The RNA shown here (transfer RNA) has 74 nucleotides and comes from a bacterium. The coordinates come from a structure-prediction model, not an experiment, and the mean pLDDT is 81. It matches the Rfam family "tRNA". Its family is annotated with triplet codon-amino acid adaptor activity in the Gene Ontology. By type it is a transfer RNA.
[in-house]
C1' cells in the first nucleotide's frame, strides 16, 4: 500500500434485498402486586443510525470521500 468485514439508545442487536412513523431483548425511572427482598405486570425517558458531502419530494438504506475497530494479502 491493496481488498474485504463492521460501526444504530447505557450494553447486546435487528432493520439495508424492496428509500416512506427508527425498533427489539437487558438496563434504567416510575407505578401496580407481595409483609418485605427477589420476582411477575405496566408506563415513561434514552438516539439527530461513526463523521462529511451528494442524489431524491423523503435516506440507517442509494452514491462518493473520511475516521475507527478487526480480518486477509504484498
Nucleotide at each position: 500500500c491493496g481488498g474485504g468485514a463492521u460501526g444504530u439508545a447505557g450494553c447486546g442487536c435487528a432493520g439495508u434485498u424492496u428509500g416512506g412513523u427508527a425498533g427489539c431483548g437487558c438496563g434504567u425511572a416510575c407505578g401496580g402486586c407481595u409483609g418485605g427482598g427477589g420476582g411477575c405486570c405496566g408506563u415513561a425517558a434514552g438516539g439527530u443510525c461513526g463523521c462529511a458531502g451528494g442524489u431524491u419530494c423523503a435516506a440507517a438504506u442509494c452514491c462518493u470521500g473520511u475516521c475507527a475497530u478487526c480480518c486477509c494479502g504484498a